[in-house]
RNA sequence: GCCCAGUUAGCUCAGAUGGUAGAGCAUGAGGCUCUUAAUCUCAGGGUUGUGGGUUCAAGCCCCACACUGGGUG
Numbered sequence: 001g002c003c004c005a006g007u008u009a010g011c012u013c014a015g016a017u018g019g020u021a022g023a024g025c026a027u028g029a030g031g032c033u034c035u036u037a038a039u040c041u042c043a044g045g046g047u048u049g050u051g052g053g054u055u056c057a058a059g060c061c062c063c064a065c066a067c068u069g070g071g072u073g
Stems, first nucleotide, its partner, number of pairs: 001072007010025004019056001027043005049065005
């Protein structure tokens, strides 16, 4: 340099045919318990990497760029 995959909550990851974004863990509060742990309930938390384009509507489709991982002369 070229090719492929990925980038979504603090972390690990889902997300249907394009139709107003979720889980687990973690965090906070409460129940239970003599207390802790475990367990149960609830809550908070998002510029979907950045910038454009298409569309009535984009996490999803198109383009460029950035970053991460892998392959290759």
Model confidence (mean pLDDT): 80 of 100. The RNA shown here (transfer RNA) has 73 nucleotides and comes from Gouania willdenowi. Its Rfam family is "tRNA". Its family is annotated with triplet codon-amino acid adaptor activity in the Gene Ontology. It is annotated as a transfer RNA. NCBI's taxonomy places the organism under Eukaryota, Vertebrata, Gnathostomata, Actinopteri, Gouania. The sequence is in RNAcentral, with records from Rfam.